[in-house]
Molecule: transfer RNA
Organism: Lachnospiraceae bacterium
RNA sequence: GCUGCUAUAGCACAGUAGGUAGUGCGCAACAUUGGUAGUGUUGAGGUCACCAGUUCGAUUCUGGUUAGCAGCU
Numbered sequence: 001g002c003u004g005c006u007a008u009a010g011c012a013c014a015g016u017a018g019g020u021a022g023u024g025c026g027c028a029a030c031a032u033u034g035g036u037a038g039u040g041u042u043g044a045g046g047u048c049a050c051c052a053g054u055u056c057g058a059u060u061c062u063g064g065u066u067a068g069c070a071g072c073u
Stems, first nucleotide, its partner, number of pairs: 001072007010025004019056001027043006049065005
């Protein structure tokens, strides 16, 4: 330098032939306990990496950028 893959909640990951996103762990409150732990219930937390394009509508499609990983030279 070229090619491919990945980027979604604090962490690990799902997801969708385009219609305002979920699981587990973690966190908070409450219940249970003499008190912890455990368990149960409820809740908070996301401009779906960034910039454009297409579209009535983009996390999803297209182009570019950035970062990480792998391969080739």